[in-house]
RNA sequence: AAUUUUUUGGAGAGUUUGAUCCUGGCUCAGAGUGAACGCUGGCGGCGUGGAUUAGGCAUGCAAGUCGAGCGAUCCGCUAUUGUUUUGGCGGAUAGCGGCAGACUGGUGAGUAACACGUGAGUAAUUUACCUUUAAGUCGGGGAUAGCCUCGCGAAAGUGAGGGUAAUACCUGAUGUGUUUAUGGCGGCAUAAGCCGCUAUAAGUAAAGAUGGUUCGUAAGAGUUGUCGCUUAGAGAUGAGCUCGCGUCCUAUCAGCUAGUUGGUGAGGGUAACGGCCCACCAAGGCAAUUGACGGGUAGCUGGCCUGAGAGGGCGGUCAGCCACACGGGGACUGAGACACUGCCCCGACUCCUACGGGAGGCUGCAGUCGAGGAUCUUUAGCAAUGGGCGAAAGCCUGACUAUGCGACGCCGCGUGAGGGAUGAAGGUUUUCGGAUCGUAAACCUCUUUCAAUAGGGAAGAAAACUCUGCUUAACAAGCAGAACUGACGGUACCUAUAGAAGAAGCCACGGCCAACUCCGUGCCAGCAGCCGCGGUAAUACGGGGGUGGCGAGCGUUACUCGGAUUUAUUGGGUGUAAAGGGCAAGUAGGCGUCCCGAAAAGUUAGGAGUGAAAUCCUUUGGCUUAACCAAAGAACUGCUCCUAAAACUGGCGGGAUUGAGGCUGGAAGAGGAGAGCGGAAUUCCCGGUGUAAGGGUGAAAUCUGUAGAUAUCGGGAGGAACACCAGUGGCGAAAGCGGCUCUCUGGUCUAGAUCUGACGCUGAAUUGCGAAAGCUAGGGUAGCAAACAGGAUUAGAUACCCUGGUAGUCCUAGCCGUAAACGAUGAGCACUAGGUGUUGAGAGUUUACUUUCAGCGCCGCAAGAUAACUCGUUAAGUGCUCCACCUGGGGACUACGACCGCAAGGUUAAAACUCAAAGGAAUUGACGGGGGCCCGCACAAGCGGUGGAACAUGUGGUUCAAUUCGACGCUACGCGAAGAACCUCACCAAGGCUUGACAUGCAGGAAGUAGGAACCUGAAAAGGGGACCACCUGUCAAGUCAGGAGCCUGCACAGGUGUUGCAUGGCUGUCGUCAGCUCGUGUCGUGAGAUGUUGGGUUAAGUCCCGCAACGAGCGCAACCAUCAUCCUUAGUUGCAACUCUCAAAACCGUAAGGUCUAGGGGGGCACUCUAAGGAGACUGCCCGCGAUAAGCGGGAGGAAGGCGGAGAUGACGUCAAGUCAGUACGGCCUUUAUGCCUUGGGCUACACACGUGUUACAAUGCCCACUACAAAGCGUUGCCAAACCGCGAGGUGGAGCUAAUCGCAAAAAAGUGGGCUCAGUUCAGAUUGGAGUCUGCAAUUCGACUCCAUGAAGACGGAAUCGCUAGUAAUGGCGGAUCAGCUACGCCGCCGUGAAUACGUUCCCGGGCCUUGUACACACCGCCCGUCAAGCGAUGGAAGCUGGUGGUACCUGAAAUCCCUACCUAGUAGGGCUGAAGGUAAAAUUGGUGACUGGCGCUAAGUCGUAACAAGGUAGCCGUACCGGAAGGUGCGGCUGGAUCACCUCCUUU
Repeated sequence: AAUUUUUUGGAGAGUUUGAUCCUGGCUCAGAGUGAACGCUGGCGGCGUGGAUUAGGCAUGCAAGUCGAGCGAUCCGCUAUUGUUUUGGCGGAUAGCGGCAGACUGGUGAGUAACACGUGAGUAAUUUACCUUUAAGUCGGGGAUAGCCUCGCGAAAGUGAGGGUAAUACCUGAUGUGUUUAUGGCGGCAUAAGCCGCUAUAAGUAAAGAUGGUUCGUAAGAGUUGUCGCUUAGAGAUGAGCUCGCGUCCUAUCAGCUAGUUGGUGAGGGUAACGGCCCACCAAGGCAAUUGACGGGUAGCUGGCCUGAGAGGGCGGUCAGCCACACGGGGACUGAGACACUGCCCCGACUCCUACGGGAGGCUGCAGUCGAGGAUCUUUAGCAAUGGGCGAAAGCCUGACUAUGCGACGCCGCGUGAGGGAUGAAGGUUUUCGGAUCGUAAACCUCUUUCAAUAGGGAAGAAAACUCUGCUUAACAAGCAGAACUGACGGUACCUAUAGAAGAAGCCACGGCCAACUCCGUGCCAGCAGCCGCGGUAAUACGGGGGUGGCGAGCGUUACUCGGAUUUAUUGGGUGUAAAGGGCAAGUAGGCGUCCCGAAAAGUUAGGAGUGAAAUCCUUUGGCUUAACCAAAGAACUGCUCCUAAAACUGGCGGGAUUGAGGCUGGAAGAGGAGAGCGGAAUUCCCGGUGUAAGGGUGAAAUCUGUAGAUAUCGGGAGGAACACCAGUGGCGAAAGCGGCUCUCUGGUCUAGAUCUGACGCUGAAUUGCGAAAGCUAGGGUAGCAAACAGGAUUAGAUACCCUGGUAGUCCUAGCCGUAAACGAUGAGCACUAGGUGUUGAGAGUUUACUUUCAGCGCCGCAAGAUAACUCGUUAAGUGCUCCACCUGGGGACUACGACCGCAAGGUUAAAACUCAAAGGAAUUGACGGGGGCCCGCACAAGCGGUGGAACAUGUGGUUCAAUUCGACGCUACGCGAAGAACCUCACCAAGGCUUGACAUGCAGGAAGUAGGAACCUGAAAAGGGGACCACCUGUCAAGUCAGGAGCCUGCACAGGUGUUGCAUGGCUGUCGUCAGCUCGUGUCGUGAGAUGUUGGGUUAAGUCCCGCAACGAGCGCAACCAUCAUCCUUAGUUGCAACUCUCAAAACCGUAAGGUCUAGGGGGGCACUCUAAGGAGACUGCCCGCGAUAAGCGGGAGGAAGGCGGAGAUGACGUCAAGUCAGUACGGCCUUUAUGCCUUGGGCUACACACGUGUUACAAUGCCCACUACAAAGCGUUGCCAAACCGCGAGGUGGAGCUAAUCGCAAAAAAGUGGGCUCAGUUCAGAUUGGAGUCUGCAAUUCGACUCCAUGAAGACGGAAUCGCUAGUAAUGGCGGAUCAGCUACGCCGCCGUGAAUACGUUCCCGGGCCUUGUACACACCGCCCGUCAAGCGAUGGAAGCUGGUGGUACCUGAAAUCCCUACCUAGUAGGGCUGAAGGUAAAAUUGGUGACUGGCGCUAAGUCGUAACAAGGUAGCCGUACCGGAAGGUGCGGCUGGAUCACCUCCUUU
């Protein structure tokens, strides 16, 4: 603007948390600057530049001019006879005189004020020069400077005398006018009064200069022009004064004021009003949030910066006003000043001096010193613009115009353009392939802005003046033309010449915020605006490369606005985040029901004036463009006046009744004050009965009691409090109020619709009330009970517990004035679903309901609100009115000041400094000496151990040349190690090697090469030595030649049990075989998240069922897998062996034949056992009961096995920066004649000691001896090794068999049978030691195992404490295997034999799961955190004092100066007086600095003491108050829930 259209126009981010939402602060991105600093710097234009010490200033300049006002002096020219005297012309000038000097220019000290801004007024005024109107300009007079003479003085200066001029001064006249006085008339004005006309009287002016011309010898006179002068009016301009409104912070400034406020006086004074001044009279005036008075700060404005705007900040340049001119005071002159470059005085400072006295004022332009982070030339010129003087020429002008310096700002230009890929070299990086700097360079083709040099070359200048012409009667003025005038400056600009030639930096790159890598460093050095980086892989430090941004600049610092809606008018809040006053009455103020009328203050509309110019905006134009400049328009949102409207608000008048109040009837009540009365209980006293305890606690003790307690009965005394009723019941403003009766008294509710007629609401200030504690005085004191004492507890216990106990608690009178004084919710009015209970009063209808009003509660996703929790007609909803309060945390409910208080203390209430948070609600976890449910050899019930002994083994410690390294609660410690004499080996000592013990590549070289025996040295490695003597390919007569392999030399590199497990992979431990951990979609929540996964049952199990805003799914559980237990089928050697055939040793019987019997062999066989393949079987399937009819549970049957049949393997998401770089792998770092490699020897085996894990025991359920039985699972050719023989034995000899269901290890042991031992350090136990041996091995000393003989230690069942185990388990017995030459194995991993006891149960300990609750924890309770003390640093309060500043008061002294008075005759004055700056004295006030000492406060990785708070924080916490204590703190009294838990009551919800 509104129809379209057009224009304008508001962005957020980081940071509190594990995460979330909110509150809230801090910080950043933007713009700006009179800036400064760092690095860098080519040119030009336009601007701009002492912000600090209003500190001091050398030097030069910045205000003069006029001879047409005056006399005089000097100089030059000239005329005349003319160096004396005279005239003319020209020039210069000190003085008198006029005008100017009050402008211009500078600065911002002071000033909070009519100073400024804006708008009015002046009827209360003035205005030089200028314009205009009217009138005039006539006479007279006496001085004085200059000059001369004489003095004084160093100088500055000054005195006396003499003579002189004026447009200097004085006086007379005239009076158009004007002034005053007295009148008259008209107009205006609210009024005092003003303006105009008019009459009378009185007072009151002036100056000449000069040009032309006429007359005159001249002097001079006349006339005319110009300039001047005088009086008065008007205008213009400038100025003075008055008023409305606006103009910073502070109430920790609340009262201030004596010329103060007003009046009178024809008072004084002024241009003018006025206490401006004076005398007298009166006692007023200002001020309560509209803030007097005081303090602090500050020039004000147009404007400038910022902002969407409203606002906020600023006031430099330019412009307007004000103030100041070394500090202070004062007047003079003048139109104008109390005067920047005038005067007088005081003071400070500087300079001169002959010491007597003088001079000066840069906050003008330059310049200098000082202080400072910091701000320029001691330039040129009056050419332009402007100013002063002058008639003019002209003179003056540090105003100004120009110039110089400074990247200080804004703007413009350049530092080259096009082509150019072997993507050069080089740098950087790399996964070694490459990538990147990068078309960038080189190279090719062009161009020449700017700068340099040379040449040309402006505009700014047109006037005045002079000349000519026009015009005029003439002059002047005017018009036209000509001539003259440029500091900048030979500058801008143009042209030419040569050549890419001379011209790029700064900052950043973790996020915010655009841009990433390498190296170095290693919580160091450093960075940092906030969050924060840096402790060996730093995109955050430093450097390099690269990249991003801006660019002759770029960053930093400082400051302002913005973002910040973070002071909120626009546009915020106060239940819990900061914030409602403890409550009421009520003053000022604010706000206020309905109707009518008139008026028009607010309001709205139109018009007028003003709102300086510049600036901003728009348009156009001028500099090549832009910055810049100019013109025009718009705008200046404001103020004033006039006119109009009348809805709303206000004021005025009249009315109304619904707000408010009164009246009448009724009602309930712990409402208040006073007096009286009552019973129960505690304690005490007296008496009786009665006897040894009582009391108290977790347990005790202190305490009471044989002098008779406690208990019990009776009597008495006294004080305090009032059980039951009693209730989220009642009353009160709140605090608060509870036995009964009486008296006095306040408020409320209900019904009636009878009266008044807005009388109302709120409420700063003020006043009153105000729990508990506390204080003063006097009483009282039963119980209780701070302090205190004692006893306990404890590491301590100034506490919790116990025994006592004083203030106090009670009453009277008076203070105090605070509490978690809370609903953490101010008061009032209105509106916005309901349900339900209860108290009081009604209505309808009636015995059960409906309904009205007033309270007291609860529920509620109605709506709505809220950050959420929650609130929800008793609002925290929707609106209105008024009050109070908040603005990050700490410092600080503090200090200082003020007020109150007897005191304690209360009310009000900061700052320095410090932090980046502090906080609210809710979420998920974790935790709790919170709760509920459940599980586990977790406890309990049992069995056996460990802890005591000896030994073994591991660890710590110690030792050592070395005792290599790792593992450290559970989850390190018989662990890595399933086997350290050498080796292993990593450690130590010594001796050696250096491309290496080992791999690959390249280059070169040698030649009986590579290899290499005997022998020598050596501890060995190794070094000599060199007999002998090669290989592969091609070629060949031929080791003849070439090459390879190999050797030597050199270069790359090898090597490392060196480091980092906190750079890693992989693997492993642990929680834990615990039942959990998650996802998709949906839904709920602003969100983190929740739901699902919670609930009722059940299970070993998130196992299953049911329910349910969830429905499904995944990883786990279970199952699938292998094994054991039963059966079946198949198969049958090396296994089996019933049956059968056969042979048959030995044995027995028998004289014998023979028989019996069977070990064993062989042939059938595969039924059985077994082996190893496949199946069956178990599923709560069946029955009964319980249960929701479900899931499932209990019992039973059958079955080899029964509810997961036993035991394995299997280990979810994750936790512990858990373990391992020494098993291997791997990034980085380190080492390279050594941290690598080889060798000999030693060490890992040490030994005062401590711990862990084991073995063997301590004996009779045993030991010893003899005999007799019964396994499983393994292993074996470098091996297991039979028979047989030797040895007491370890073992030896021997060699059959076996590559294994065939042979061997191999004997199983406990057990059983028989015998011995008889309770002892033993016939237990076996350590230790001596001797003799065996075996392995190169080797047995350090340092092996075993055997035999001898020896025979400790130990007699183990303190506190602690471990394992629930069935084929514990306990106990043996067997095997890995490693391994051998073995330290008593270890580890397996196997089988014998084979128990106990579990009531879940209160407790430990661990775990689920739900819930609290939390100030989240590195998560091994958490967090408080206070004293000690140390360092910082700021601050008090303080004896010391020392400055400031403003006043009283008094003293009193300059200059205005005014007043004034002596010696007038006049004048010496002199005097009032006021008065500076100074001094005094007592106070106020504000700083400093201050021994002292008070608290803040900050600071690892100080001390405790443990107060957060969980029921281990005594719930907190608030007020009092006492006490090293400290947090403790206790008493009253209060609060912002307390967990359990029970009960009430209410609610559902049926």